Model confidence (mean pLDDT): 80 of 100. This is a predicted structure of a 78-nucleotide RNA (c-di-GMP-I-GGC riboswitch aptamer) from a Desulfobulbaceae bacterium.
């Protein structure tokens, strides 16, 4: 550097669901819990999806939908 997440690597994150709490809502946060993840760390920049409003403009959510930007742990392998 590439590649990968192991038969037994050191560690990390944590879907659904349940409880508490915040929010009109999508959803957020904390605890339990593991379906998964190699950036499932961070950033709403582009696309997608979702939410409230009768609807438009506009606003909001999602980084565990994809792309992009940025930083980074480990080494069974090459």
């Nucleotide at each position: 550097a590439u590649u990968g997440a192991a038969c037994u690597u050191a560690g990390c994150c944590a879907a659904a669901c349940c409880c508490a709490u915040c929010g009109u809502g999508a959803g957020g946060u904390g605890g339990g819990g593991a379906c998964g993840g190699a950036a499932a760390g961070c950033c709403a920049c582009g696309g997608g999806u979702c939410c409230a409003c009768a609807g438009g403009c506009g606003g909001g959510a999602u980084a565990g939908c994809c792309g992009g930007g940025u930083u980074g742990c480990c080494a069974a392998a090459u």
It was read from a public genome assembly, where an Rfam model found it.